Notes
Model confidence (mean pLDDT): 75 of 100. Predicted 3D model of a 212-nucleotide RNA (Group I catalytic intron) from a Pyrinomonadaceae bacterium. It matches the Rfam family "Group I catalytic intron". Gene Ontology term of the family: Group I intron splicing. The sequence was found by an Rfam model in a public genome assembly. The model forms 97% of the base pairs in the Rfam consensus.

[in-house]
Order: sequence, then structure tokens, then C1' cells
RNA sequence: CAACGGACUUAAAUAAUUGAGCACCCGAAGCGAAAUCUUCGGUGUGAAUGGAGUCAAAUUCGGUGAAACCUUUGAGCUGGCAACACCGAGCUAAGCUUGGAGAGGAUGUUUUUGAACCUCCAAGGAAAGUGUAGAGACUAGACGGCUCCCGCCUGACUGUUACGGCGAAAGUAAUAAAAGGUGAAGGUAUAGUCCAGACCACAAACUGCUGA
Repeated sequence: CAACGGACUUAAAUAAUUGAGCACCCGAAGCGAAAUCUUCGGUGUGAAUGGAGUCAAAUUCGGUGAAACCUUUGAGCUGGCAACACCGAGCUAAGCUUGGAGAGGAUGUUUUUGAACCUCCAAGGAAAGUGUAGAGACUAGACGGCUCCCGCCUGACUGUUACGGCGAAAGUAAUAAAAGGUGAAGGUAUAGUCCAGACCACAAACUGCUGA
């Protein structure tokens, strides 16, 4: 650049529609200096959601709750499926902290000693993960963990600058290195390779037919 496909995610055959989640919008309450955030409600709306590096381990044993839909019905109860919401114990990669060992050897030093960084081992704690797939096995990453960067927002404290003024005080204004916040959700398996189960079509052994 061109062609084709899609229209936030997910379940219901999934288009309409409905349930759940998410964001935006509207309303209310709360925290905060503010930005923002949290909670609740809504017969509303659905092409907005930054980039890079790094980690791949545990993956176990138990427990609670779930709408629409299906089932049954005059209506309900019950039952089924299940998007999913969670809890306890145990365990876990990297990052972080502490200790030990090793290699190397800058600066300093007469010599000795020898920090940080790097490698390995052990321990610790918080978060997060696992548990939580269609029964399940494996691989890779990200929408996950960690680190860094970037855009945007805020301006209490703090710093700087300007005004101010006798003054480096009060006060006012601007700004942001630092600080606070924001850049949605999906991983109850995402992308894949297997595997399992269900349904449909065709065919065969067998069978008197049905069946299989």
C1' cells in the first nucleotide's frame, strides 16, 4: 500500500434479545488540598484504553456462592447447565531484604585489608500467583509478576523562579527534579499442539427384521 474479515469481553445454537463483567455518560454518598479513587442507582451509550526489557516456577488438598437459560407447573418449589464471585491450608519464578562462598580487581594504601557491581547457595517478608480448563497433558507469551520509559492530569507539602518587602519573613503568581494520580475489563487455559466428551452424516463386521 492492497484485499478480506471484525466491531468492548463473555455465556446462552447468537443475529435480534437476555444474563454477567468492563468502560463512558447521568445522579447520590464518602476519602482527599486537588487530580483522582471507592460504593450505590440508571428502560442511557459501546470502533478511546501508550511503549520497551525481563520472569515462566508452584501448578496440591479442601470449602462457599452463583444470573439468564433449560426442566416441571395454573403459578411456584425442586433439579440441570454454567458465564463467573470468592475463602482456608500448603506451595511458588524473577524482582526486593539479609547472610555465606567465589571470580575479578578500580580508587586509596608501604603493606595488610578490600565496598559496590557480577556469579552461586541459603534464609526472610509483603504483594501477586496457584487452587479456578471442555476431565486433562504440554509449549509460548500477555491482558499476568517485576523493572524502566512515555503521554496526560493535580498543585496540599516541598524545591526553584518572579513579584513583594528592611528582610532569605508573611503573602501572591508561575513551574515541577521529587510527590500524588491516570492510560478498562478478559488467562475459571489467552494464543497454539495434543487429548477427552457430546451431536450430525455416510459406511462395515454381526443380525430373520429392528438394530448395530